[in-house]
Context: one part of a larger RNA
RNA sequence: UUGGGUUUAAAGGGAGCGUAGGCCGGAGAUUAAGCGUGUUGUGAAAUGUAGACGCUCAACGUCUGAAUUGCAGCGCGAACUGGUUUCCUUGAGUACGCACAACGUUGGCGGAAUUCGUGGUGUAGCGGUGAAAUGCUUAGAUAUCACGAAGAACUCCGAUUGCGAAGGCAGCUGACGGGAGCGCAACUGACGCUGAAGCUCGAAAGCGCGGGUAUCGAACAGGAUUAGAUACCCUGGUAGUCCGCGCGGUAAACGAUGGAUGCCCGCUGUUUGCAUGUGAUGUAAGCGGCUAAGCGAAAGCGUUAAGCAUCCCACCUGGGGAGUACGCCGGCAACGGUGAAACUC
Repeated sequence: UUGGGUUUAAAGGGAGCGUAGGCCGGAGAUUAAGCGUGUUGUGAAAUGUAGACGCUCAACGUCUGAAUUGCAGCGCGAACUGGUUUCCUUGAGUACGCACAACGUUGGCGGAAUUCGUGGUGUAGCGGUGAAAUGCUUAGAUAUCACGAAGAACUCCGAUUGCGAAGGCAGCUGACGGGAGCGCAACUGACGCUGAAGCUCGAAAGCGCGGGUAUCGAACAGGAUUAGAUACCCUGGUAGUCCGCGCGGUAAACGAUGGAUGCCCGCUGUUUGCAUGUGAUGUAAGCGGCUAAGCGAAAGCGUUAAGCAUCCCACCUGGGGAGUACGCCGGCAACGGUGAAACUC
């Protein structure tokens, strides 16, 4: 490289938008680049090959032919691919109507709890654990009542629920922005799919500057446990956790399953629409469970495929060395991206 693969054996990029590229619906006309066919020129000779002939045979040699699968020119053909052009509506999009949701951004508001403060009641303990101790407390704690302050998170509802491209999103409410779905069939008329680069988004922790700091809590301190205990348990507690602006760009970023399109038995639950006179039922789009065929090494998957096919991208090629070294790129740094080899089994 060919072949083969990527849920779990190595292997799907964290996600989207999108450039080049690759691929692309139906009908008619046309062109003839690809394609097919004919012919002309050329494709040196030798070699090889087929036939004949010459050395008594053979090796060897001579002659003739084919071939030289190539390139170019000139004709012809038009199914397929391509180009041009005319049309179509089912792909795609737009309009209109209906209804939906923890979708995003940014304001306002709410109650419970926690901690703290002040005051009242009240007295000797509280707290914590396997048991304790450190700790708090007669300067009146814990408990309890009233008032006040602050910050963070939103109990129940709540659910194989819903929304979002992914990360993710949950008190109530306003404004702004986005979205899929269904119905209808008015409009455009292939405007599509994928997507190397590129750009954007991207949990938690982390970093810079400025705020904030109730809780929890790396580090740290103390108390225990223990042979030891740089831990697990306890008492404290700084960064952080929260907000604004910026950086960073990684996760078991998981469905460990890339995206798109078409096709292929069923049963059952649920969410949101639509149709029918409510219902039963049907239908569309989601979210689940079980299964036929089929697939699979099996576990299992099974119209939300890991089935049957097509298109495009990404990735894999024994284990360790190693996601390391070096170089380059990015970053304030932490580090990230790209990414070997020797050697060894």

The prediction has a mean pLDDT of 86. This is a predicted structure of a 345-nucleotide part of an RNA (small-subunit ribosomal RNA, central domain) from an uncultured Prevotellaceae bacterium. It matches the Rfam family "Bacterial small subunit ribosomal RNA". Rfam links the family to the GO terms ribosome and structural constituent of ribosome.